[in-house]
Molecule: c-di-GMP-I-GGC riboswitch aptamer
Organism: Sulfurovum sp.
RNA sequence: GGAGAAAAGCCAAACCCGUUGUAAAGCGGGGACGGAAAGCCACGGGUCUUUCGAGACAGCCGGGCUGCCUACC
Numbered sequence: 001g002g003a004g005a006a007a008a009g010c011c012a013a014a015c016c017c018g019u020u021g022u023a024a025a026g027c028g029g030g031g032a033c034g035g036a037a038a039g040c041c042a043c044g045g046g047u048c049u050u051u052c053g054a055g056a057c058a059g060c061c062g063g064g065c066u067g068c069c070u071a072c073c
Stems, first nucleotide, its partner, number of pairs: 001073002003070002010035002015030006033059001039065003043062003046057004
């Protein structure tokens, strides 16, 4: 560097409650379908919302940066 068996630890979909927002959705709590970057960045594509000014999604794909573990190569 590759790869992802095991273990430790980590995150937390749907749904419910509260809260912010026109909305997509965000945040907090509960909850686990999943995840080896489901950590961070809207750079390319994509999807979604819109009061058409602009926004949202990193758990859609690619890319960039960073990072835990070690059967194995």